[in-house]
Molecule: Bacterial RNase P class A
Organism: Bacteroidales bacterium
RNA sequence: GCAGCAGGCCGUUCCAUCGUUCCGCCGGCAGGCGGAAAGGAAAGUCCGGGCAACGCAGAGCACCAUACUUCCUAACAGGAAGAUACCCGUGAGGGUAUAGAAGUGCAACAGAAAAUGACCGCCCCGAUUCUUUCGGGGCAAGGGUGAAAAGGUGAGGUAAGAGCUCACCGGUUCCGGUGGCGACACAGGAAGCCGUGCACCUUAUGGGUUGAAAGACCAUGUAUACCGGCGACUGAGGGCUGCUCGUCCGAUGCCGGGGGGUGGGUCGUACGAUUCCGCCAGCAAUGACGGAACAAGAUAAAUGAUGGAAGAAGAUUCAGCUUUCUCGUGAAGAAAUUUGGAUCUUAACAGAACCCGGCUUACAGGCCGGCUGCAUAA
Numbered sequence: 001g002c003a004g005c006a007g008g009c010c011g012u013u014c015c016a017u018c019g020u021u022c023c024g025c026c027g028g029c030a031g032g033c034g035g036a037a038a039g040g041a042a043a044g045u046c047c048g049g050g051c052a053a054c055g056c057a058g059a060g061c062a063c064c065a066u067a068c069u070u071c072c073u074a075a076c077a078g079g080a081a082g083a084u085a086c087c088c089g090u091g092a093g094g095g096u097a098u099a100g101a102a103g104u105g106c107a108a109c110a111g112a113a114a115a116u117g118a119c120c121g122c123c124c125c126g127a128u129u130c131u132u133u134c135g136g137g138g139c140a141a142g143g144g145u146g147a148a149a150a151g152g153u154g155a156g157g158u159a160a161g162a163g164c165u166c167a168c169c170g171g172u173u174c175c176g177g178u179g180g181c182g183a184c185a186c187a188g189g190a191a192g193c194c195g196u197g198c199a200c201c202u203u204a205u206g207g208g209u210u211g212a213a214a215g216a217c218c219a220u221g222u223a224u225a226c227c228g229g230c231g232a233c234u235g236a237g238g239g240c241u242g243c244u245c246g247u248c249c250g251a252u253g254c255c256g257g258g259g260g261g262u263g264g265g266u267c268g269u270a271c272g273a274u275u276c277c278g279c280c281a282g283c284a285a286u287g288a289c290g291g292a293a294c295a296a297g298a299u300a301a302a303u304g305a306u307g308g309a310a311g312a313a314g315a316u317u318c319a320g321c322u323u324u325c326u327c328g329u330g331a332a333g334a335a336a337u338u339u340g341g342a343u344c345u346u347a348a349c350a351g352a353a354c355c356c357g358g359c360u361u362a363c364a365g366g367c368c369g370g371c372u373g374c375a376u377a378a
Stems, first nucleotide, its partner, number of pairs: 001374005007368004012310007020037007039349001043360002046358005051211004058245004063207005068082005083098006099202002103200005119143002121139007151169006170194002172191004177186003215267004224258001226257005237249004274293005280287002312346009322336005327330001
């Protein structure tokens, strides 16, 4: 210098004029003064909560989620740091998975057979047409099929073979040693214990429902006068809860039809699991301590428009410094970095609606530092 990997941050600011909404103060009113006003994702509505309502009260089932270790957090399917196995990359790095004791099922096709089965074959005995063929018994070591065929190599043994026996290796289970908070790692010992993969299923833990149009309150006003059905404590209907049991409310009751009144206002509603700065602890996520601050609140939905300047990026051009190269060696030309000026252009994704913590997705342009390769190079 180029090409990459993983991470963090910014993504506009100021002034003037006019305008909109809210808050505070002054004013009899009109109005005046001051202050504030849309994001890193406000998006998706995917998770977790706060808060609110459902009275006391639940139990079982269903359904859903999670599942390696430690830590963070209010909590989480989140985050940080790790472990093991497998895959991708030269590498920095990236990705997937992770409970399994018992049980069940599948593995097409090929193949004898997908786990007691023998196609080719090897061995023993008998018969025999003595070339051979047939019958009985033993075998799974050799060959074949296949993604996978009863752990691998070698030796012994056997009628022929086989972990049948032994040595070494691999896997599994157990034992203790060292290191680690731990998942685990390293080295060693014992047991001949020895088929692979996938799916269901099971085990453990957890989960009540709904959702701000939640919910609470106030004002105004009237009519439930009528009809139908059910029912009245032996309980219609309803709540807890998706279902069952259980339990509770319940008679001026409940459901439906028709009809009447209201469609107005206040709270919830912004002080919080808050934000920023400093310092300490920690690999980090994060936490403790100290200090400072209050930063939108609408309800058809405001947070804007115009002008100017600055800042960011890009292009063109002018001038200067430094370095390198060229030649006819000069106040020359070219290139690179950098400083200053001028002109022009561009500005992405996108818009709060109870609040907070995450995840996912979108994004013009730019900044920061760390690591890897080229590079055992120049």